[in-house]
RNA sequence: UAACCGAACAGGCAAAAUUCGAGGAAUCGAAUGACGCAAAAGCCACCUGCUCAGAACGGCUAGAGGGUGUUGUCGAG
Numbered sequence: 001u002a003a004c005c006g007a008a009c010a011g012g013c014a015a016a017a018u019u020c021g022a023g024g025a026a027u028c029g030a031a032u033g034a035c036g037c038a039a040a041a042g043c044c045a046c047c048u049g050c051u052c053a054g055a056a057c058g059g060c061u062a063g064a065g066g067g068u069g070u071u072g073u074c075g076a077g
Stems, first nucleotide, its partner, number of pairs: 005077001012037002017032006035063001042070002044067001046066003049060003
C1' cells in the first nucleotide's frame, strides 16, 4: 500500500402509523415518526412486477426479485 473479515465512532437513508396536499389508479410530495438498511434502503425502469376492465401506447415502484448496469462513507484489530 492492496485485498478479505470486522468492533466502535461519524455521517447518510427512513418502514408502519397519523395529518395536510397531488393523481382516475399504481403511486407521489411535505410534516411528525424510527421498523429497518452498507457494495449500499445511493442512482438507473433493461427483464419480471404493479396500474389504466384487457392489449398496445403511456404511467408507477430502486424499502418486491433479477441486472454478466453504475457510483460508493468510517474503521481499532
Predicted 3D model of a 77-nucleotide RNA (c-di-GMP-I riboswitch aptamer) from a Geobacteraceae bacterium. Lineage of the source: Bacteria > Pseudomonadati > Thermodesulfobacteriota > Desulfuromonadia > Geobacteraceae. Model confidence (mean pLDDT): 76 of 100. The RNAcentral record of the sequence draws on Ribocentre.